A computed fold for a 72-nucleotide RNA from Nylanderia fulva, annotated as transfer RNA. Rfam family: tRNA. On this family, see Hou, Trends Biochem Sci 1993: "The tertiary structure of tRNA and the development of the genetic code". The family's RNA type in Rfam is transfer RNA. Gene Ontology term of the family: triplet codon-amino acid adaptor activity. NCBI's taxonomy places the organism under Eukaryota, Protostomia, Mandibulata, Pterygota, Nylanderia. The coordinates come from a structure-prediction model, not an experiment, and the mean pLDDT is 82.
RNA sequence: GGUUUUAUGGUGUAGUGGUGAGCACACUAGACUCUGAAUCUGGAGACCGGAGUUCGAAUCUCCGUAAAACCA
Numbered sequence: 001g002g003u004u005u006u007a008u009g010g011u012g013u014a015g016u017g018g019u020g021a022g023c024a025c026a027c028u029a030g031a032c033u034c035u036g037a038a039u040c041u042g043g044a045g046a047c048c049g050g051a052g053u054u055c056g057a058a059u060c061u062c063c064g065u066a067a068a069a070c071c072a
Base pairs, nucleotide, nucleotide: 001071002070003069004068005067006066007065010025011024012023013022018055027043028042029041030040031039048064049063050062051061052060
């Protein structure tokens, strides 16, 4: 330098154009308890950046950024 793949809460992940962006762990408030653990109930928190297509984009296209694999 070229090809391919990946990027979603703090962490790990699901989401094939219309879902209320979901789940687990973690965090947090409350209940329970003499205290704690465990358990139960609730809560906050995310689509890598920009542009385009579309009535509608996390999803499709393009350009970047970062990471990984392969080729040279």